[in-house]
């Protein structure tokens, strides 16, 4: 330098003919219990790494370009 893959809630992962973003710990709140755990039931929590393009419409398609990995020279 080249060529691939990865980025999405606090963490770990899902969103494949583009059409208003979920799931799993965790964390709150109530129940349950003498209390604790555990177990139920419920709230919050993210506008997807940044910038741009296409498209009515983009997590998802194109482009640049950040940080991280594996190769290949």
């Nucleotide at each position: 330098g080249c060529u691939g893959g990865a980025a999405u809630a606090a963490c770990u992962c899902a969103g494949u003919u583009g059409g208003u973003a979920g799931a799993g710990u965790a964390a709150c709140u109530g129940a349950u219990u003498c209390g604790u755990a555990a177990u139920c039931a419920g709230u919050a929590a993210g506008c997807c790494g940044u910038g741009g393009g296409u498209u009515c419409g983009a997590g998802u398609c194109c482009c640049a370009u950040u940080u991280c990995c594996a190769g290949c020279u």